This is a predicted structure of a 145-nucleotide part of an RNA (small-subunit ribosomal RNA, 3' minor domain) from Verrucomicrobia bacterium ADurb.Bin006. Its mean pLDDT, the model's own confidence on a scale to 100, is 80. The sequence was found in a public genome assembly.
[in-house]
Context: one part of a larger RNA
RNA sequence: CACCGCCCGUCACAUCAUGAAAGCCGUUUGUACCCGAAGUCACUAUGCUAACCGCAAGGAGGCCGGUGCCGAAGGUGUGAACGGUGAUUGGGAUGAAGUCGUAACAAGGUAGCCGUAGGGGAACCUGCGGCUGGAUCACCUCCUU
Numbered sequence: 001c002a003c004c005g006c007c008c009g010u011c012a013c014a015u016c017a018u019g020a021a022a023g024c025c026g027u028u029u030g031u032a033c034c035c036g037a038a039g040u041c042a043c044u045a046u047g048c049u050a051a052c053c054g055c056a057a058g059g060a061g062g063c064c065g066g067u068g069c070c071g072a073a074g075g076u077g078u079g080a081a082c083g084g085u086g087a088u089u090g091g092g093a094u095g096a097a098g099u100c101g102u103a104a105c106a107a108g109g110u111a112g113c114c115g116u117a118g119g120g121g122a123a124c125c126u127g128c129g130g131c132u133g134g135a136u137c138a139c140c141u142c143c144u145u
Base pairs, nucleotide, nucleotide: 003108005105008101009100011098013095014094015093016092018090019089020088023085024084025083026082027081028080029079030078031077032076033075034074039070041068042067043066044065047063048062049061052059053058111132112131113130114129115128116127117126118125119124
């Protein structure tokens, strides 16, 4: 490559990431309760006991044991945070030649746009209010010649 231009949205196809989602799984953690190892401490003792005391009997001390407090791990209930997964679902992005129309760009063939409400396969349409970042024609005011 200049209107045989540009360009908008739905729909269809493919890929990617992402939001929602009953639920499921995991990690971390709070809390209540259950259970409670080792061990210190306290109490206890019908058992055992070379060193100390005692001539001895026995005593002191110690040991095994028993009970209790604390107590790790574990278990149960409940809550929180984070991560993963999840039927289904929402839009998004991207993709030479798909579908439907033609909304915008010229007065784009109903000027466009903004706000708002309603409606519609889709771009959109309609109502109300606003803006000119509207073309054309006429008039008014101002400026320049």